[in-house]
RNA sequence: UCUUUGGGGCGGGGUGAAAUUCCCCACCGGCAGUAUAGUCUGCUAAGACGCUAUGCGUCCCGAACGGGUGAAAUUCCCGUACCGACGGUAAAGUCCGGAUGGAAAAGGA
Numbered sequence: 001u002c003u004u005u006g007g008g009g010c011g012g013g014g015u016g017a018a019a020u021u022c023c024c025c026a027c028c029g030g031c032a033g034u035a036u037a038g039u040c041u042g043c044u045a046a047g048a049c050g051c052u053a054u055g056c057g058u059c060c061c062g063a064a065c066g067g068g069u070g071a072a073a074u075u076c077c078c079g080u081a082c083c084g085a086c087g088g089u090a091a092a093g094u095c096c097g098g099a100u101g102g103a104a105a106a107g108g109a
Stems, first nucleotide, its partner, number of pairs: 001109005011025004026094002028084002030043004038082002047059005064080005086097003
């Protein structure tokens, strides 16, 4: 320098004119670090603002406790919790849309 890869999940029941959006049960978990992590530390996407504007900078940026094992785990095991951008629509982590997009990053030549 070129190239490839790079986010999962609504199934059942209830109410209703209408809900995968409400209620009950269910289901999902990006990247790097570290004793294996959605909840630790750092990063990315989304959103807001500014500028010398294919970009850069600033802001914003969710949520975990108790017990056990061990040399070492807020990461494993047991238990019980909790969290999830914007626009649309009966109020959405799971549907549709921006997105056949983009990124942290991993690999190959």
A computed fold for a 109-nucleotide RNA from uncultured Anaerocaecibacter sp., annotated as FMN riboswitch aptamer (RFN element). Lineage of the source: Bacteria > Bacillati > Bacillota > Clostridia > Anaerocaecibacter. The RNAcentral record of the sequence draws on MGnify.